This is a predicted structure of a 92-nucleotide RNA (c-di-GMP-I riboswitch aptamer) from a Methanosarcinales archaeon. Model confidence (mean pLDDT): 87 of 100. It was read from a public genome assembly, where an Rfam model found it.

[in-house]
RNA sequence: GCCUGAUAAAGGCAAACUAUCUGAAAGGAUAGGACGCAAAGCCGCUGGCCUAAGUUCCGAGAGAAUCGGGAUACGGUAGCAGGGUUGCCGGG
Numbered sequence: 001g002c003c004u005g006a007u008a009a010a011g012g013c014a015a016a017c018u019a020u021c022u023g024a025a026a027g028g029a030u031a032g033g034a035c036g037c038a039a040a041g042c043c044g045c046u047g048g049c050c051u052a053a054g055u056u057c058c059g060a061g062a063g064a065a066u067c068g069g070g071a072u073a074c075g076g077u078a079g080c081a082g083g084g085u086u087g088c089c090g091g092g
Stems, first nucleotide, its partner, number of pairs: 002092004012037002017032006035079001041085003045082003048077003054072007
């Protein structure tokens, strides 16, 4: 340096759920809590997925009010996958 995670050690992270805060929502932050994780460290670059405030289209409506519906990411998700990047221990 490359491959690998069967065994072991030192340590690490923390799903659901609960509380508070935040956000239009999805979601996020902090504390508690552990389902799991060998990158469950970091980066929204590609695809997927979630949401739709705003925008736009359609309908209702006297309507530039208001109500209902469709589309849409410039919002998210790194614990969906791929990619990029950094890194502990063991084995080869």

Record summary
Its Rfam family is "c-di-GMP-I riboswitch aptamer". Rfam's curators write: GEMM was predicted in a large-scale screen for bacterial structured RNA regulatory elements.